[in-house]
A computed fold for a 72-nucleotide RNA from a Pseudomonadota bacterium, annotated as transfer RNA. Model confidence (mean pLDDT): 80 of 100.

RNA sequence: UGGCCGGUCGUCAAGCGGUAAGACACGGGACUUUGGAUCCCGCAUUCGGAGGUUCGAAUCCUCCCCGGCCAA
Numbered sequence: 001u002g003g004c005c006g007g008u009c010g011u012c013a014a015g016c017g018g019u020a021a022g023a024c025a026c027g028g029g030a031c032u033u034u035g036g037a038u039c040c041c042g043c044a045u046u047c048g049g050a051g052g053u054u055c056g057a058a059u060c061c062u063c064c065c066c067g068g069c070c071a072a
Stems, first nucleotide, its partner, number of pairs: 001071007010024003018055001026042005048064005
């Protein structure tokens, strides 16, 4: 320098144009003498950043940033 893959709640991790699953963690509650276990509820007005396309973008396009791999 070029190519490819990835960046999504605190962490891991789905999603592939129709408006963000799940697990753990955390908060509240039930139960319990207390704790733990178990059960119920809540928890990303927004997806690395900025533009663009679209009625509609985490999803498509462009540039940039960060991480990994490959080539030189």
Its Rfam family is "tRNA". Gene Ontology term of the family: triplet codon-amino acid adaptor activity. The family's RNA type in Rfam is transfer RNA.